[in-house]
RNA sequence: UAACUGGAGAGUUUGAUCCUGGCUCAGAGCGAACGUUAGCGGCGGGCUUAACACAUGCAAGUCGAGCGAGAAAGUCUCCUUCGGGAGGCGAGUAAAGCGGCGCACGGGUGAGUAACACGUGGGUAACCAACCCUCUGGCGCGGGACAACAUCCCGAAAGGGGUGCUAAUACCGCAUAAGUCGGCGAGGUCUUCGGGCUUUGCCGGGAAACGGUGGCCUCUGUUUCAUGCUAUCGCCAGAGGACGGGCCCGCGGUCCAUCAGCUAGUUGGUGAGGUAAUGGCUUACCAAGGCUUAGACGGAUAGCUGGUCUGAGAGGAUGAUCAGCCACACUGGGACUGAGACACGGCCCAGACUCCUACGGGAGGCAGCAGUGGGGAAUAUUGGACAAUGGGCGAAAGCCUGAUCCAGCCACGCCGCGUGUGUGAUGAAGGCCCUCGGGUCGUAAAGCACUGUGGAGGGGAACGAAUAAGUGCUCGGUUAAUAUCCGGGCGCCCUGACGGUACCCCUUUAGCAAGCACCGGCUAACUCCGUGCCAGCAGCCGCGGUAAUACGGAGGGUGCAAACGUUGCUCGGAAUCACUGGGCGUAAAGCGCACGUAGGCGGCCACGUAAGUUGGAUGUGAAAGCCCUGGGCUCAACCCAGGAAGUGCAUCCAAAACUGCAUGGCUUGAGUACCGGAGGGGCUCAGAGAAUUCCCGGUGUAGAGGUGAAAUUCGUAGAUAUCGGGAGGAAUACCAGUGGCGAAGGCGCUGGCCUGGACGAAGAUUGACGCUGAGGCGCGAAAGCGUGGGUAGCAAACAGGAUUAGAUACCCUGGUAGUCCACGCUGUAAACGAUGAGUGCUGGGCGAUGGAGGAUUUGACCCCUUCGUUGUCGAAGCUAACGCGAUAAGCACUCCGCCUGGGGAGUACGGUCGCAAGACUAAAACUCAAAGGAAUUGACGGGGGCCCGCACAAGCGGUGGAGCAUGUGGUUUAAUUCGACGCAACGCGCAGAACCUUACCUGGGUUAAAUCCACGAGAACCCGGCCGAAAUGCUGGGGUGCCCUUCGGGGAAUUCGUGAGAAGGUGCUGCAUGGCUGUCGUCAGCUCGUGUCGUGAGAUGUUGGGUUAAGUCCCGCAACGAGCGCAACCCCUGUCGCCAGUUGCCAUCAUUCAGUUGGGAACUCUGGCGAGACUGCCGGCCAAAACCGGAGGAAGGUGGGGACGACGUCAAGUCCUCAUGGCCCUUAUGCCCAGGGCUACACACGUGCUACAAUGGCUGGUACAAAGAGCUGCUAACCUGCGAAGGUACGCUAAUCUCAAAAAGCCAGUCUCAGUUCGGAUUGUAGUCUGCAACUCGACUACAUGAAGCUGGAAUCGCUAGUAAUCGGAGAUCAGCACGCUCCGAUGAAUACGUUCCCGGGCCUUGUACACACCGCCCGUCACACCAUGGGAGUCGGCUGCUCCAGAAGUAGUUAUCUUAACCCGCAAGGGAGGGAGGCUACCAAGGAUCGGUCGGUGACUGGGGUGAAGUCGUAACAAGGUAGCCGUAGGGGAACCUGCGGCUGGAUCACCUCCUUU
Repeated sequence: UAACUGGAGAGUUUGAUCCUGGCUCAGAGCGAACGUUAGCGGCGGGCUUAACACAUGCAAGUCGAGCGAGAAAGUCUCCUUCGGGAGGCGAGUAAAGCGGCGCACGGGUGAGUAACACGUGGGUAACCAACCCUCUGGCGCGGGACAACAUCCCGAAAGGGGUGCUAAUACCGCAUAAGUCGGCGAGGUCUUCGGGCUUUGCCGGGAAACGGUGGCCUCUGUUUCAUGCUAUCGCCAGAGGACGGGCCCGCGGUCCAUCAGCUAGUUGGUGAGGUAAUGGCUUACCAAGGCUUAGACGGAUAGCUGGUCUGAGAGGAUGAUCAGCCACACUGGGACUGAGACACGGCCCAGACUCCUACGGGAGGCAGCAGUGGGGAAUAUUGGACAAUGGGCGAAAGCCUGAUCCAGCCACGCCGCGUGUGUGAUGAAGGCCCUCGGGUCGUAAAGCACUGUGGAGGGGAACGAAUAAGUGCUCGGUUAAUAUCCGGGCGCCCUGACGGUACCCCUUUAGCAAGCACCGGCUAACUCCGUGCCAGCAGCCGCGGUAAUACGGAGGGUGCAAACGUUGCUCGGAAUCACUGGGCGUAAAGCGCACGUAGGCGGCCACGUAAGUUGGAUGUGAAAGCCCUGGGCUCAACCCAGGAAGUGCAUCCAAAACUGCAUGGCUUGAGUACCGGAGGGGCUCAGAGAAUUCCCGGUGUAGAGGUGAAAUUCGUAGAUAUCGGGAGGAAUACCAGUGGCGAAGGCGCUGGCCUGGACGAAGAUUGACGCUGAGGCGCGAAAGCGUGGGUAGCAAACAGGAUUAGAUACCCUGGUAGUCCACGCUGUAAACGAUGAGUGCUGGGCGAUGGAGGAUUUGACCCCUUCGUUGUCGAAGCUAACGCGAUAAGCACUCCGCCUGGGGAGUACGGUCGCAAGACUAAAACUCAAAGGAAUUGACGGGGGCCCGCACAAGCGGUGGAGCAUGUGGUUUAAUUCGACGCAACGCGCAGAACCUUACCUGGGUUAAAUCCACGAGAACCCGGCCGAAAUGCUGGGGUGCCCUUCGGGGAAUUCGUGAGAAGGUGCUGCAUGGCUGUCGUCAGCUCGUGUCGUGAGAUGUUGGGUUAAGUCCCGCAACGAGCGCAACCCCUGUCGCCAGUUGCCAUCAUUCAGUUGGGAACUCUGGCGAGACUGCCGGCCAAAACCGGAGGAAGGUGGGGACGACGUCAAGUCCUCAUGGCCCUUAUGCCCAGGGCUACACACGUGCUACAAUGGCUGGUACAAAGAGCUGCUAACCUGCGAAGGUACGCUAAUCUCAAAAAGCCAGUCUCAGUUCGGAUUGUAGUCUGCAACUCGACUACAUGAAGCUGGAAUCGCUAGUAAUCGGAGAUCAGCACGCUCCGAUGAAUACGUUCCCGGGCCUUGUACACACCGCCCGUCACACCAUGGGAGUCGGCUGCUCCAGAAGUAGUUAUCUUAACCCGCAAGGGAGGGAGGCUACCAAGGAUCGGUCGGUGACUGGGGUGAAGUCGUAACAAGGUAGCCGUAGGGGAACCUGCGGCUGGAUCACCUCCUUU
């Protein structure tokens, strides 16, 4: 500073992260549609589909002032024979005709058109132009017709024909010609050299309306008056202008190359024709051209533009309404008329369709306005008016005008207004929620006080309309004129569809006027109920499987509001096609490699030029729109005025830095020659040795070969082995190396011929000759193909043998193509550095290799410098990270190629190439919300390293076999209650089911217990009886307290009854929970703060080197510290000391049967307090920590044992311990009772007991514990009983008494290997005890019975020392019931080389396509369902090409059969010119025919593809995925796949080599 004001992101791939990348959302818009809802007004808009078909009405006429002719109804007058007639008005009107102008405008539509159609800027010296304007010059003299009309005829009609009459501003002839046109000349001037303009001479051609109307008598002629004059409108010729148009050119704007070649009037020329005009526009002849990768030709789509929508912009999309241009008018063709048409409401023909018809023939064209049918998701009235604006005609009045102006319908859009305002808290009622306290709807309502827009009623009342027309007056012009006419001024008068509308006033009542969507995140807005992967929602992610803010309803809230949502479409966000503004090592993306054409780009200096470029000026860029400033409707939308802008194009002028162009030079880019050395560079010829195989011969004998193990196979017909000789083919060990060469593929014995390239050095030479490279051309591993050779080994296919569930494989034995050569073809690979080529620039270190130089040498060394090549580590920088890093993936430039989500698919179709295999090029439908890259943390691996554990090993003893016990499954049952299910369920909950327990079943009953309220009764309380299995039910009796009292009664407390609420539930959900517990695991781990590193997830710390039982400790270290764990602190135990000494103890003294007693306090023991052990000491080793050994010590390296269990995992277990949310039941799923069941029994499993015997059984004798328990209890002793036990009874509330005997052991005896003197199940009988009660269903005793079992298959468990094993004791529970559980002691071993393997665990590392984490993920066939699609014998249709036939209408030509007013000749007849009809010819639409092309529909069958909670077969891939994988190719196979050949690392692991870094 009028016309500068502007750029936001989010969700979704993962366990998490960063990146790549798609999908989706928030915004704006619309001619919209649909759903719900709806008060008013203004301004706009309204068939986007069937350019489908159309009934009906209207949409283009007008002029009597060009012309001839000319009604009727009605009315008036007259006449009348009352039938009617005549005349006037109507009226010179209507209708029709000749003629003029208009009908080519206005209005509609967008089918066609990819084109000079449109836009923009030019050209026309190659043109036209009616009406209009200006100027110049004219309008003289004649002629003959045709409509109308009359009449006749044909026809159903439409219409037509004959004859006759007639006018003109209709038609024709002649005259005249300033100028014009044509021809031939001359001069000037301009020029794009083609020509134009102009002056002039000659020759030739060609006009018109003595018109119309008004007025007048001045002129002329005159009686009026006109042929006169005048005004005006017309007419002709010419010049110019304006408006409009034709033609030509530059530039611009769609897609497909899976359309690559197109073209015969094609390209040009000459002549002629044609047109208003240029031109192959047409034609004859001549030439052979023309267009095209800067995209011709073909196909698809499309009217173009101003603008509109969006966007910060650049862009993208679009082309309704308004405006400009074009095209079209039922479809196709054609011309006529005309200034203009090839003509929307004209003509002719053909076709389709519709209608009329007398069947002969006719008529029609709404993509004008309304309207109808149809199509469709969808788009209005068969309205009013010419009042305004505009158009046509006319002199004018005026007429016409579905243009237009208005009205009607529709929330279709934009804009505005209203549905009330103020006050009003007991925060009413009611709804909803609730933790029951309350909260919220909510000042909201009611109530009170106001207002009156819209609505209703009544009244008033515009603008649009007067500068129009008309008329009167007046002035000016014209004129002879005061006529007329034209122009100006003043006055008067008339005209409104909208419409009695806008607007204004009065009255009336808060009265009549709010909905829609949403509320998981994105995204503003939350609760309850219902539902229970159902019903449903969903834009993306995703919700719903019993506590859903996501479904449905409700309350509440949020957002918009006469609308709100949904759907569709466009732009945006999307930098997701990237000009602004992207990429290509691994995410999609570098052609396998070179050569090279077009093209693009290009070194230094000088001069010129001015195409690009820059500046200025001029013209243009229509109006409207956008923007700015004003103005008008009350505001706004809307409208008006002025401006700005329109980034463009054209012309002129200027500048000369850069690019281009032209010229001249230069040497640094590039090349050339000379010299030199290096090399598996290529081609070809020749030669060599080792090895394999085969053949011959010798020796020799039973095996060989092969594998994880085998077998097939070879071998007594002599193999393998070994020696000699020979044949043949292929390949060249060592050297050999991140060494060399080559563009890549690739190249390796030796020598020779020929030959390409690179490199180094020095000067010389050319002088930009360069770089890249679309198409193109060449080379191009392996496999494969063709022809012919060759074939030793190897080896797809194939065969056999193994392996296996199978094994079309991996392994083995054989073996053919092939591998090799020659000549052709193929043209692909993980053809990779997954990295195009070229140039320049940007720190270094260390190697290797080829040269050159220096210095120094004996030197192949070493050292320094430099050029080329090849590695590695790294600075800066880059990168998503990994990584790259002078050999860039850094910084820049040039050129080429390529990418744009995954799948479908490198597939189909088409094309090109190929003998084939196939290669190259290369889609779509459909489907998904991902697919991916790098890195991180875990987890996992039939990956690696280190380490630990009764993990294995070494041992001992078991289980698995038997019988029994017990638990579980299963089965059974009325019920066999429920839970627990790998380890970590199964002698578990249950430390003890006959009733009870008890939760289950059958049957019988029923508010049992707590609190509170209301009512009633009675205080309380106590004692009975009856039915019954009991529970329960029924019923009788006794008994009255405290306070007040009016003596009726009332009250408190308490009990009972009834009612309500409430209880109650071992009912469900352990996947809603608390608490508790198991487990990994007593494993050594798990984390945090700060700092640092990384974009980040994360890392570091916690890794490393040692060490430990230990993340124990030490050292090191971008870490420093800390927490939970470990350890220690606690308990028991082992030694000692002190204290204490009964119920315990007894050495000494006494005593007894006896520590019994006295006594003692030493010992044991008891139980309190202490001590002790800390790697403290010594040695070794050692950086330290530690470890090893030793001493001392009761104990030695955590002494032994226990308690103690990190962060977390398993939705582990438990709602049946308890607690608890939600749900469910309420004479029942609660509660009580009786009986039954939990104890069943073909079977299977777990855990145990007892055994199978002599290390034993039995009998007798005898010894030694510890720890416990005991008053409804333990029970001594004694008696009885064979015994269980019973009786009686002492003691003990317990270091006192009791249980209580310990047992194995030891000492004797017996049994003698047997189903036994082993073993004790089972069964019978008789008992005991507990208990209300042992039938279902207890334990024990005695006698009798005496089963299986003789050491237990595969498999599997425990244990490392006072342990295992063996032996007994005690306790809890408990009336009774123990083989279980817990505790206690007694006796008391064996073995551990060691960490390869199995299992589990810890740390580090590696790979990963896993993350529900390997019980993971995942591939293909097959089967089923659905979907889209390719092929397909064909078939149907659209479009289209070539060729041929055909030939309407029309035009042109021709013809002289017929015909013919005007002109010519002629007196006439007639003839001529010209014309018409008819014929013919040319062109040509429809139509027909043949052969194609292309697109689409359909098609039996067929191919693959996609999708689909729980189908089949296998296991291909991801870990070394169990045969590393993958690429190309070939063969094979149900399938994934397997195998051969070559290649790649995008392969793990181990070893070695090389290189590098660090010390």